[in-house]
RNA sequence: GUUGGCUGGAGUCGCGUCUAGCUGUAGCACCUAGUAUGGUGAACCGAAUGGCAGAAGGGCCAAAAUGCAGGUUUACAUCCUUGGCGCUCGCACGUCGAUUGCAGUGUCUCUCUUGAACUCGGUGUCAACAUUCUGGCCUGAGCGGAAGCUCUGGGUUAGUAGGUUGUUAAAUAGCGGGGUACGCCCGAGGCUGGUAACAGAGCAGGGAAAACUCGCAGCACUGGGUGGCAAGGAGGUAGCACGCAUGAGUGAUGUUGUGUCGAGGGUGCUGUGUUUUGAUUCGACUGUCGUUUCU
Numbered sequence: 001g002u003u004g005g006c007u008g009g010a011g012u013c014g015c016g017u018c019u020a021g022c023u024g025u026a027g028c029a030c031c032u033a034g035u036a037u038g039g040u041g042a043a044c045c046g047a048a049u050g051g052c053a054g055a056a057g058g059g060c061c062a063a064a065a066u067g068c069a070g071g072u073u074u075a076c077a078u079c080c081u082u083g084g085c086g087c088u089c090g091c092a093c094g095u096c097g098a099u100u101g102c103a104g105u106g107u108c109u110c111u112c113u114u115g116a117a118c119u120c121g122g123u124g125u126c127a128a129c130a131u132u133c134u135g136g137c138c139u140g141a142g143c144g145g146a147a148g149c150u151c152u153g154g155g156u157u158a159g160u161a162g163g164u165u166g167u168u169a170a171a172u173a174g175c176g177g178g179g180u181a182c183g184c185c186c187g188a189g190g191c192u193g194g195u196a197a198c199a200g201a202g203c204a205g206g207g208a209a210a211a212c213u214c215g216c217a218g219c220a221c222u223g224g225g226u227g228g229c230a231a232g233g234a235g236g237u238a239g240c241a242c243g244c245a246u247g248a249g250u251g252a253u254g255u256u257g258u259g260u261c262g263a264g265g266g267u268g269c270u271g272u273g274u275u276u277u278g279a280u281u282c283g284a285c286u287g288u289c290g291u292u293u294c295u
Stems, first nucleotide, its partner, number of pairs: 001044003004023007014035002028041004046293009057282003061278010076268012091251003100245003104242004108235003112232004117226009126166004131161001133159007140151004172217001174216005184207003191200003
């Protein structure tokens, strides 16, 4: 000589002191409660101070944010979140045509109308003239011993072939079949006439332009059915396509940016607390350069 210091508050004329905190050292403990500066014990060798720089933390002031409790929430302003509308940015499409319009057309629907197609039915499919040919019936003349023969005999009738034509809503002279008790033709055998030749009627069997009949085709008319047909009509139409006009925007979306109109919640006021920032002030403590000094 040292054994701490500092900040705010209370208190005082001031100091000591009390209190809430911050911080340092290897470094204190006990007693007293006043008064203008105390007592005892213990430990240590260092201690004090100035400048500069750094620096935890505190006080005060201001501003802002925020918590709590009130107020306000009529009006206004502002902030946060959020919604609608508009513009804009971006994306997509767009002069190889966006958008809009044309009661436009198609795409869609039909127990609608008509027609065609396919299909299943019904009815009908004529007539005259001419020329051939075939059959039936009636009948004439001549000839013959009979069967019969001749006059391409005459009349009539039913058919066939293919030519022309008419009528008609249409009408080809279509194809095939049947016809065996009943039509036609050819007709073995047998029967009949006959000396015979031959002839006649004609069974069986066969044949087919030509009694009759059936079916089919073609043609005409007519009725029904079918549905991925066609035309028209009626209805429907969000989208798409096409046509005629027009000529650059339209669409979807909402972590582009804005404007406007709202909705909800805060703030703008009072009191109090906390935090942040700024200014100012104090500042323990640290570093460094010096100064003084004790044992």
Metazoan signal recognition particle RNA from Paraglomus occultum, 295 nucleotides, folded computationally. Rfam family: Metazoan signal recognition particle RNA. Rfam's curators write: The signal recognition particle (SRP) is a universally conserved ribonucleoprotein. It is involved in the co-translational targeting of proteins to membranes. The eukaryotic SRP consists of a 300-nucleotide 7S RNA and six proteins: SRPs 72, 68, 54, 19, 14, and 9. Clan: SRP clan. By type it is a non-coding RNA gene. Gene Ontology terms of the family: SRP-dependent cotranslational protein targeting to membrane, signal sequence recognition and signal recognition particle, endoplasmic reticulum targeting. The RNAcentral record of the sequence draws on Rfam.